[in-house]
Predicted 3D model of a 72-nucleotide RNA (transfer RNA) from an Elusimicrobiota bacterium. The RNAcentral record of the sequence draws on ENA. The coordinates come from a structure-prediction model, not an experiment, and the mean pLDDT is 81. Lineage of the source: Bacteria > Pseudomonadati > Elusimicrobiota. Rfam family: tRNA. RNAcentral records the identical sequence in 3 taxa.
């Protein structure tokens, strides 16, 4: 350097261009003599950054970073 992927909650994924959600964890509550399972509640989001396109962008286009294989 050039091609191709991927970056969303602490971790691990989702989300068809139209109010960003699970699980796991971590708080809190119930269960139990206790803990552990189990239940059940609430909470957690600059969607890696700048920008474009749109009425509307996690999705679409460009650039930049950063990870990850591939070619020279």
């Nucleotide at each position: 350097u050039c091609c191709g992927g991927g970056c969303u909650a602490g971790c691990u994924c989702a989300a068809u261009g139209g109010u960003g959600g699970a699980g796991c964890a971590g708080g809190c509550c119930g269960c139990u003599g206790u803990u552990a399972a189990c239940g059940g509640c609430a909470a957690g989001g600059u969607u890696u950054c700048a920008g474009g396109u749109u009425c509307g962008a996690g999705u679409c286009c460009u650039g930049a970073g950063c990870c990850c294989g591939g070619a020279g």